[in-house]
RNA sequence: AGACUUAUAGCUUAACGGUAGAGCAGGUGGCUCAUGACCAUCACAGUGGAGGUUCAAGUCCCCCUAAGUCUA
Numbered sequence: 001a002g003a004c005u006u007a008u009a010g011c012u013u014a015a016c017g018g019u020a021g022a023g024c025a026g027g028u029g030g031c032u033c034a035u036g037a038c039c040a041u042c043a044c045a046g047u048g049g050a051g052g053u054u055c056a057a058g059u060c061c062c063c064c065u066a067a068g069u070c071u072a
Stems, first nucleotide, its partner, number of pairs: 001071007010024004018055001026042005048064002051061002
């Protein structure tokens, strides 16, 4: 210098262009002598940043940032 992959909740990770879900972790209650486990329930994301396409974008296009892989 070039090519490719990845970026979503505190962590791990889903999501045909059509309501952003789950698990763990956390709060509350139940259960228990108590803790853990278990059961019920609650809250937490607008998707790395900026633009574009579209009725509608996490998803498609362009640029940038960060991490990683490969080539030179």
This is a predicted structure of a 72-nucleotide RNA (transfer RNA) from Candidatus Hodgkinia cicadicola. The prediction has a mean pLDDT of 81. It matches the Rfam family "tRNA". Rfam links the family to the GO term triplet codon-amino acid adaptor activity. The family's RNA type in Rfam is transfer RNA.